[in-house]
RNA sequence: GAUUUAUAAAGAAGAGGCGAGAGAUUAGGCUCUAUGACCCUCUGGCAACCAUCGCCCGCAAAUCGAAAGGUGCCAAAUCCUACCCGAAUCGGGAAUAAUAGAUU
Numbered sequence: 001g002a003u004u005u006a007u008a009a010a011g012a013a014g015a016g017g018c019g020a021g022a023g024a025u026u027a028g029g030c031u032c033u034a035u036g037a038c039c040c041u042c043u044g045g046c047a048a049c050c051a052u053c054g055c056c057c058g059c060a061a062a063u064c065g066a067a068a069g070g071u072g073c074c075a076a077a078u079c080c081u082a083c084c085c086g087a088a089u090c091g092g093g094a095a096u097a098a099u100a101g102a103u104u
Base pairs, nucleotide, nucleotide: 001104002103003102004101005100006099007098013043014042015041016040017039021032022031023030026082027081028080029079044074045073046072048071049070050069052066053065054064083093084092085091086090
C1' cells in the first nucleotide's frame, strides 16, 4: 500500500516556536484566526480500538468496571450539506475520509 471488521451526536488544557491562513475543498455554506489560528515541541488531559487486571463463567465468549502500556484523540455531530429512500426544514441508509484490530 491492499483487503476486511468495528467505531464515532459524549469526553479532553497550558506554555514555547512559526507567521497566514485553517476546518478532508471537489463544490456550496458556516465557523476559527495577528487577542497569533493551522502546524511543530514539551507538559498535561480524554478514553475509541488492542494489550493488562477485575467481575461473570464448568471452560470460553459477550456485557460491565478499573487502570492508562501500544496507537489514537483534546473548536463547532465526521462542523453542515452533496448520493439513495421516506408520510421530506426532519429521519434512516450508503459512499468517501479518519481511528483501531486482523490478514496479506
A computed fold for a 104-nucleotide RNA from Algoriphagus sp., annotated as SAM riboswitch aptamer (S box leader). Its mean pLDDT, the model's own confidence on a scale to 100, is 81. It was read from a public genome assembly, where an Rfam model found it.